[in-house]
Context: one part of a larger RNA
RNA sequence: GCCGGCGAGUUGAUCUCUGUGGCAAGCUUAAGCGGUAUCCCCGCGUAGGCGAAGUGAAAGCGAGCGUUAAACGCGCGAGUAGUCGCAGGGAUCAGACGCGAAACUAGGUGAUCUACCCAUGGCCAGGUUGAAGGGUCGGUAACACGACCUGGAGGACCGAACCCGUAGUCGUUGAAAAGACUUGGGAUGAGCUGUGGGGAGGAGUCAAAGUCUAAUCAAACCCAGAGAUAUCUCGUUCUCCUCGAAAUAGUUUUCGGGCUAGCCUCGUGUCAUACUUGAUGGGGGUAGAGCUACUGAUUGGGGAUGGGGGGCCACCCGCCUACCCACCCCAGCCAAACUCCGAAUACCAUCAAGCCCUAUCACGGGAGUCAGUCUGCGGGGGAUAAUCUUCGUGGACAAGAGGGAAACAACCCAGAUCGCCAGCUAAGGCCCCUAAUUCAUGUUCAGUUUAAAAGGAAGUCAGAUUGCAGUGACAGCCGGGAUGUUGGCUUAGAAGCAGCCACCAUUUAAAGAGUUCGUAAUAGAUCACCGGUCGAGGAGUCUGGCGCCGAUAAUGAUCGGGAAUAAACAUGAAGCCGAAGCUGCGGAUUCCAUUUGGAAUGGUAGAGGAGCGUUCCUGUCAGCAUUGAAGCGUCUCGGGCAACGAGGCGUGGAGCGGCAGGAAGUGAUUAUGCCGGU
Numbered sequence: 001g002c003c004g005g006c007g008a009g010u011u012g013a014u015c016u017c018u019g020u021g022g023c024a025a026g027c028u029u030a031a032g033c034g035g036u037a038u039c040c041c042c043g044c045g046u047a048g049g050c051g052a053a054g055u056g057a058a059a060g061c062g063a064g065c066g067u068u069a070a071a072c073g074c075g076c077g078a079g080u081a082g083u084c085g086c087a088g089g090g091a092u093c094a095g096a097c098g099c100g101a102a103a104c105u106a107g108g109u110g111a112u113c114u115a116c117c118c119a120u121g122g123c124c125a126g127g128u129u130g131a132a133g134g135g136u137c138g139g140u141a142a143c144a145c146g147a148c149c150u151g152g153a154g155g156a157c158c159g160a161a162c163c164c165g166u167a168g169u170c171g172u173u174g175a176a177a178a179g180a181c182u183u184g185g186g187a188u189g190a191g192c193u194g195u196g197g198g199g200a201g202g203a204g205u206c207a208a209a210g211u212c213u214a215a216u217c218a219a220a221c222c223c224a225g226a227g228a229u230a231u232c233u234c235g236u237u238c239u240c241c242u243c244g245a246a247a248u249a250g251u252u253u254u255c256g257g258g259c260u261a262g263c264c265u266c267g268u269g270u271c272a273u274a275c276u277u278g279a280u281g282g283g284g285g286u287a288g289a290g291c292u293a294c295u296g297a298u299u300g301g302g303g304a305u306g307g308g309g310g311g312c313c314a315c316c317c318g319c320c321u322a323c324c325c326a327c328c329c330c331a332g333c334c335a336a337a338c339u340c341c342g343a344a345u346a347c348c349a350u351c352a353a354g355c356c357c358u359a360u361c362a363c364g365g366g367a368g369u370c371a372g373u374c375u376g377c378g379g380g381g382g383a384u385a386a387u388c389u390u391c392g393u394g395g396a397c398a399a400g401a402g403g404g405a406a407a408c409a410a411c412c413c414a415g416a417u418c419g420c421c422a423g424c425u426a427a428g429g430c431c432c433c434u435a436a437u438u439c440a441u442g443u444u445c446a447g448u449u450u451a452a453a454a455g456g457a458a459g460u461c462a463g464a465u466u467g468c469a470g471u472g473a474c475a476g477c478c479g480g481g482a483u484g485u486u487g488g489c490u491u492a493g494a495a496g497c498a499g500c501c502a503c504c505a506u507u508u509a510a511a512g513a514g515u516u517c518g519u520a521a522u523a524g525a526u527c528a529c530c531g532g533u534c535g536a537g538g539a540g541u542c543u544g545g546c547g548c549c550g551a552u553a554a555u556g557a558u559c560g561g562g563a564a565u566a567a568a569c570a571u572g573a574a575g576c577c578g579a580a581g582c583u584g585c586g587g588a589u590u591c592c593a594u595u596u597g598g599a600a601u602g603g604u605a606g607a608g609g610a611g612c613g614u615u616c617c618u619g620u621c622a623g624c625a626u627u628g629a630a631g632c633g634u635c636u637c638g639g640g641c642a643a644c645g646a647g648g649c650g651u652g653g654a655g656c657g658g659c660a661g662g663a664a665g666u667g668a669u670u671a672u673g674c675c676g677g678u
Base pairs, nucleotide, nucleotide: 001678002677003676004675005674006673011094012093013092014091015090016089017088018087019086020085021084022083023082026050027049028048032044033043034042035041054061055060064076065075066074067073097235098234100232104225105224107222108221109220116198117197118196119195120194121193122192123191124189126158127157128156129154133150134149135148136147137146138145162186163185164184167182168181169180170179201217203213204212238611239610240609241608242607243606248261249260250259251258252257262369263368264366265365266364267363268362269361272358273359275354276353277352278351279350280349281348282347288341289339290338295335296334299331300330301329302328303327305326306325307324308323309321310320311319312318372397373396374395375394376393377392378391379390380389381388402413403412404411417587418586419585420584422583423582424581428577429576430575431562432561433560437574438573439572440571441570442569443568449564455549456548459546460545461544462543463542464541465540466539468537476533477532478531479530480529482506483505484504487501488500489499512527516525517524588601589600590599591598592597612667614664615663616662617661618660619659620658621657623656624655631651632650633649634648635647636646637645639644
């Protein structure tokens, strides 16, 4: 892991509601007693309880009472239905659906492990060093001091036993719940060790690590209180039918929990509501817009305005100002906390119609929900970031299957009662994978299609518009492109061409006081402009369509793939495919109508309803059974929607069932469930 068995809303008391039964202005016994019998049942028992009257804090009064000086009033009442069983829903108190802590308290058991202490024993191969002291000699006035010998100190040295455990490897379901090997530390000491003894759980012991106290220690172990408590996690067992949520508000030592309301369900009552549409009447200050209409913000220009600063002048009067502030005029502009204005919606009220048959409302029984998520629209926060966060308002998912989007809770289409090898459609599609396609007119050459911006570009198509053009345009080619003059100034120079000013005139077919290059400055080249040649369209600007560049990422790429020049894009036409949608045929259930009929039936939490099965009991079937019970295996059923039931055959070998009721130790794929088997 699998298989089998066991395994979780029970019981008691009190309260409340629903159903049902008895009696009823009443209903009912409790303990106990008697009978019968050992278990109940029948009878007695009226103590007590609930109800039949309320109200007030109370005295009290009473169909009224209280409030008050008193009530026009106001609050609670009065116009009868209860009570006792039984069953069920719920609440409370009890372990209260089951399993699960870490912990707390009490009483005991432990120092044969280990930490420390006490008593009494034991052990430490061998080697090295050579302290104090002593002796002899030297030395001194005497010491001191020196040499040699002796001596044998030391938490001394090296290193076995013994004790420890430094580093590494192996081991890691180990040989071992701490080891093995190599290496290493101590090894006469604060040494190691045998035996016996001491003190213990908020206590011991501790050269101190919260260490150790029997593989257990920031409070041991055993049993008990004890089914501690668990706002937490997990699990909670048969079927079918009806309806069907919430993830919000308020409050909370509250935010993953409660309580009340909201939303769901069941029952009873009420008959006008609710909803939709239309009309009419309302209030508003949002979107938008606007601002010499306020409050603020704000760009440019002008001003013969006021104040300040600065300058000139100062005796005053004054003058100037590319400065600052305010004001006026013209033009422009912004605002959630601006408004002279001002929608659409939404909301409220009235009326009418529709819808229809209660969706609304009232009361009562039972809940669940209080982590929501994405998406469209309107906002705040953030960076007009986030599968971000927080509101409002719709939708979907949650609790919704089916078709589409390759795959894809939330997007698009569409809401699955059941069956059918029938039909029509939606979104989306129709070359092949893959069900279904043809045509017309254009566009695109980029595989754009099949990701992207600012920006860039004689890509290409269409449209609009301005000049030029057989009196010859545009482009090319040939020729001209001059003179005053090197304009003046500046400058070393400035001659068309560094810079500043002016930009005239003449000759002309035309030619700038010069477009670009060039020179130190000239020179030179070139352009504007003119003529010739050529011979038909040409030069710009703007708008739109589709393309191009911009375009760089890590394993091999890609539109889902193959591929496609349409099988891409745009516009149009006619078809088809395509879902659990709709239709057709047949069946089921519920509701409404009843006259043939009509409508409905996705569903988590949850509410409500109807059933199946298991064990035992009572009654009954004068039930079944060795001519074969239960159980087990297998097959069948035009039995039942299902839980399940019936029958045949085989096995088995002694009990078992139907019907009507009753009572429950009443249903298991899941609790890292428990026990057994494997």
This is a predicted structure of a 678-nucleotide part of an RNA (large-subunit ribosomal RNA, domain II) from a Planctomycetota bacterium. It matches the Rfam family "Bacterial large subunit ribosomal RNA". The prediction has a mean pLDDT of 85. NCBI's taxonomy places the organism under Bacteria, Pseudomonadati, Planctomycetota.